[in-house]
Molecule: Bacterial RNase P class A
Organism: Pseudomonadota bacterium
RNA sequence: GAAGCAGGCCAAGACAGUCGCUGGCUGACGGUAAUGCGUUGGCGGGAGGAAGGUCCGGACUCCAUAGAGCAGGAUGACGGUUAAUGGCCGUCCGCCGCAAGGCGAGGAAUAGGGCCACAGAGACGAGCGUAUUAAGUUACGGUGAAACGCGGUAACCUCCAUCUGGAGCAAUCCCAAAUAGGCACGCGUUGAGGCGGCUCGCGGAGCGUGCGGGUAGGGAGCUUGAGCGCCGGAGUAAUUCGGCGCCUAGAGGAAUGGCUGUCAUAGCAAACGUCCGCAAGGGCGAAUGCCGUAACAAAAUCCGGCCUAUCGGCUUGCUUCACUU
Numbered sequence: 001g002a003a004g005c006a007g008g009c010c011a012a013g014a015c016a017g018u019c020g021c022u023g024g025c026u027g028a029c030g031g032u033a034a035u036g037c038g039u040u041g042g043c044g045g046g047a048g049g050a051a052g053g054u055c056c057g058g059a060c061u062c063c064a065u066a067g068a069g070c071a072g073g074a075u076g077a078c079g080g081u082u083a084a085u086g087g088c089c090g091u092c093c094g095c096c097g098c099a100a101g102g103c104g105a106g107g108a109a110u111a112g113g114g115c116c117a118c119a120g121a122g123a124c125g126a127g128c129g130u131a132u133u134a135a136g137u138u139a140c141g142g143u144g145a146a147a148c149g150c151g152g153u154a155a156c157c158u159c160c161a162u163c164u165g166g167a168g169c170a171a172u173c174c175c176a177a178a179u180a181g182g183c184a185c186g187c188g189u190u191g192a193g194g195c196g197g198c199u200c201g202c203g204g205a206g207c208g209u210g211c212g213g214g215u216a217g218g219g220a221g222c223u224u225g226a227g228c229g230c231c232g233g234a235g236u237a238a239u240u241c242g243g244c245g246c247c248u249a250g251a252g253g254a255a256u257g258g259c260u261g262u263c264a265u266a267g268c269a270a271a272c273g274u275c276c277g278c279a280a281g282g283g284c285g286a287a288u289g290c291c292g293u294a295a296c297a298a299a300a301u302c303c304g305g306c307c308u309a310u311c312g313g314c315u316u317g318c319u320u321c322a323c324u325u
Base pairs, nucleotide, nucleotide: 001321002320003319004318005317006316007315008314009313010312013263014262015261016260017259018258019257021046022045024043025042026041027040028039029038030037048296052307053306055305056304057303058302059301060168061167062166063165072164073163074162075161076160077091078090079089080088081087092106093104094103095102096101107159108158112157113156114153115152116151124149128141129140130139131138172220173219174218175217182211183210184209185208186207187206194202195201227246228245229244230243231242232241233240234239264293267290268289269288272285273284274283275282276281
């Protein structure tokens, strides 16, 4: 220098001004018995590495639950790790790669069933061809992974072993209108309520009070957590223990945004410089100009994983090859 392997980090803007959105704390004023509340200021907070798919595992909540079995589902070398797992780590074995490394549902094929591309006469059960023999008696048979046989295949059914109750924050709990049902009591055809106050009149079956369930609406669940950062110890590692420090969205038909200016990145053009080349031309750097923010995508109870999507950049360790000293 070229080609690769395994990780880690950032993630497309930064700063300033200005106008908003969301929820927290707080000042003044208004209002109230008081709180909630209304108006108007101030301060600080406000998406991701996958927030995604909802594929595993848990926390939490409700329902179910004597015991045993069947069905269904999942997993499958050995050891470890964890709240738990089908995740992760280590080792063995097999396969791939020159190597660094990568991949593996990695139990059972004499319990049974199914299937076996292409080639081949024939592909699972015995037949067929040639030779041979008393005799399907014996030997051989191009192709193919497997051929006349105690073949292969279980990420095909299956068998064995182990594990496994269901639904999910629209869970669940609390407060609670209007209207219409319900229940109880009282009044009412000897005329209730209604017709704006009273009298008369009209008219004809409900009316009043209390209780209770549900709905709208509001609140809790809701973000301090198997949390994050640094240092030290144990361990090959996953992981774990101790100390110190930090608080980092909590909306709820769902906020996290718009505009302007300056700068910077990427992209495009490019005077010029430099290198290679006879030349045409090409490589590298680059004043300046243009452009105008850029991938995948966005919380919705919360965690641990897996999988999938992803413009670009930074960085660590290692391998192979070539060259120089």